[in-house]
């Protein structure tokens, strides 16, 4: 000096269920369960992409359960760029 990773910034993508109670019902609210996240200036993910969607009101196991495990799945889709210049401070990530 270059590349990659990490990190940071900006931008973008994504999901939000189940049970019980209140309410005539709906809407809505409250409580609880799982989870990173159940509507949060949050969380997760961004092509080396199982974040998430479709198949799928799927199949098998297990369970009080839609929680959990496996399959489907070398299936089909799925959201990226930058880290330049000047000054100051501190230290100067990792690998090749």
């Nucleotide at each position: 000096c270059g590349c990659u990773c990490a990190c940071g910034c900006u931008c973008g993508g994504g999901g939000c269920g189940c049970a019980g109670g209140c309410c005539u019902c709906c809407c809505g609210c409250c409580u609880g369960c799982u989870g990173a996240g159940a509507c949060g200036c949050a969380c997760c993910c961004g092509u080396c992409g199982a974040a998430c969607c479709u198949g799928a009101u799927c199949c098998g196991g297990c369970u009080c359960g839609u929680a959990c495990c496996g399959g489907c799945g070398u299936a089909g889709g799925g959201a990226a760029g930058c880290g330049c210049g000047g000054c100051c401070c501190a230290u100067c990530g990792a690998g090749c």

Predicted 3D model of a 96-nucleotide RNA (TPP riboswitch aptamer (THI element)) from a Polyangiaceae bacterium. The source organism's lineage runs through Bacteria, Pseudomonadati, Polyangia, Polyangiales and Polyangiaceae. Its mean pLDDT, the model's own confidence on a scale to 100, is 76.